[in-house]
RNA sequence: GCGGCUUUGAUCUAGUGGUAUGAUUCAACCUUCCCAAGGUUGCCGCGUGGGUUCGAUUCCCGCAAGCCGCA
Numbered sequence: 001g002c003g004g005c006u007u008u009g010a011u012c013u014a015g016u017g018g019u020a021u022g023a024u025u026c027a028a029c030c031u032u033c034c035c036a037a038g039g040u041u042g043c044c045g046c047g048u049g050g051g052u053u054c055g056a057u058u059c060c061c062g063c064a065a066g067c068c069g070c071a
Base pairs, nucleotide, nucleotide: 001070002069003068004067005066006065007064010024011023012022018054026042027041028040029039030038047063048062049061050060051059
């Protein structure tokens, strides 16, 4: 230099255009003599800039970061 892949809360993860899923963590409550475990509820998210569309996490283009291959 060329090509490919990935990017979703604090962490891990699902998601083929129509309210973004689940788990862990955290907070409150229930349960317990206490702890642990368990249960209920709550908080926190689509890397970034454009485009297409009534509507974009999803499709298109650029950029950034990371990984792989070729030279």

Model confidence (mean pLDDT): 82 of 100. Transfer RNA from a Nanobdellota archaeon, 71 nucleotides, folded computationally. Its Rfam family is "tRNA". Its family is annotated with triplet codon-amino acid adaptor activity in the Gene Ontology. By type it is a transfer RNA.